This is a predicted structure of a 75-nucleotide RNA (transfer RNA) from Flavobacteriales bacterium ALC-1. Its Rfam family is "tRNA". It is annotated as a transfer RNA. The coordinates come from a structure-prediction model, not an experiment, and the mean pLDDT is 80.
[in-house]
RNA sequence: GAUAUUGUAGCUCAAUGGUAGAGCAAGUGCCUGUUAAGCACUAGGUUGAAAGUUCGAGUCUUUCCAAUAUCGCAA
Numbered sequence: 001g002a003u004a005u006u007g008u009a010g011c012u013c014a015a016u017g018g019u020a021g022a023g024c025a026a027g028u029g030c031c032u033g034u035u036a037a038g039c040a041c042u043a044g045g046u047u048g049a050a051a052g053u054u055c056g057a058g059u060c061u062u063u064c065c066a067a068u069a070u071c072g073c074a075a
Stems, first nucleotide, its partner, number of pairs: 001071007010024004018055001026042005048064005
C1' cells in the first nucleotide's frame, strides 16, 4: 500500500429497513445476627465520525478513523 472482517451500555454480545435489548458488572430495596448467595426494582446508549438513499437506517451505499487477519513492496 491492497483486500477482507469487526466497531452497539463499564465488559461480553444480540437486534428481518419499523419503539435499541440480554447476560455480567453498578445502584436501591427485601431477605439474613452480619456478609455472601437469593428475590424485586432502577439507572446506564448521540449504535466509531460525516454524508447519501428511504416515509423510516444499528442494518443498505460512499468517504474517513481505529483494531484484527491475509497478501504485496522496500529495507